[in-house]
Molecule: Glycine riboswitch aptamer
Organism: uncultured Pelagibacteraceae bacterium
């Protein structure tokens, strides 16, 4: 030197579910009450991995957080830039 994978940022795409129902309020918000989502975060779990104990994963499971019109947010994805690491 180059430079997969990865981590930052950027721009683009990006789904589910009640514009519930009463009070306040222009709305939104705050309180109450019931239905509901999983792709923000967070917990859990495997007959696989480990001799054995332990430990250890998701788009899977819960729904504590979020979240049910739009806007914001959004897991992943692609692309562009920068670090720098493996192989070479």
């Nucleotide at each position: 030197a180059c430079a997969a994978a990865u981590g930052u940022a950027a721009c683009g795409g990006a789904a589910g579910a009640g514009u519930c129902u009463g009070u306040u309020u222009u709305a939104a918000u705050a309180c109450a009450g019931c239905g509901c989502c999983g792709a923000a975060g967070g917990a859990g779990c495997a007959a696989c991995u480990u001799c054995c104990c332990u430990a250890g994963a998701a788009a899977c499971u819960c729904u504590c957080a979020g979240g049910c019109a739009a806007a914001a947010g959004g897991a992943c994805c692609g692309u562009u830039a920068c670090a720098a690491u493996a192989a070479u």